[in-house]
Order: sequence, then C1' cells, then structure tokens
RNA sequence: GGCGCGUUCGUCUAGAGGCCUAGGACGGUUGGUUCUCAACCAACAAAUCACCGGUUCGAAUCCGGUACGCGCUA
Repeated sequence: GGCGCGUUCGUCUAGAGGCCUAGGACGGUUGGUUCUCAACCAACAAAUCACCGGUUCGAAUCCGGUACGCGCUA
C1' cells in the first nucleotide's frame, strides 16, 4: 500500500429502517433498612450511537469518505 472486521452512558453490552428523543448489568448519586459498614430495596443521573456526507417520508441500523484500533496480505 491492498483487503476484511470493529467503534453505542464511566466500564461491559443489547440493537438487523418506524415499537429507540436508545434498553440491560456493573459502577455513580440520593433515600430506606442497619449502632456503623457491607449486603438488600427504591428512585435518580449518565450515550443526539467515532466524525463528515449521502439514500429514505423516516437512519445507531443502509451506502460513501475520513479518523482510530485489530487481523490477513504484498
């Protein structure tokens, strides 16, 4: 250089065109319980889905490009 795969809350992950202004677990905050802590229970906050374009009535999802990472190959 060429080809392929990946990128979603702090972390791990679900998702396959409309039910997703994005769900779950852990973590966080607040409250309850407890003499205290842990555990447990409840509530809350946190991702406009790597970025820029395109397709579509509608895109995290399809297409192109870019960036970064991984693999194969010359």
Molecule: transfer RNA
Organism: bacterium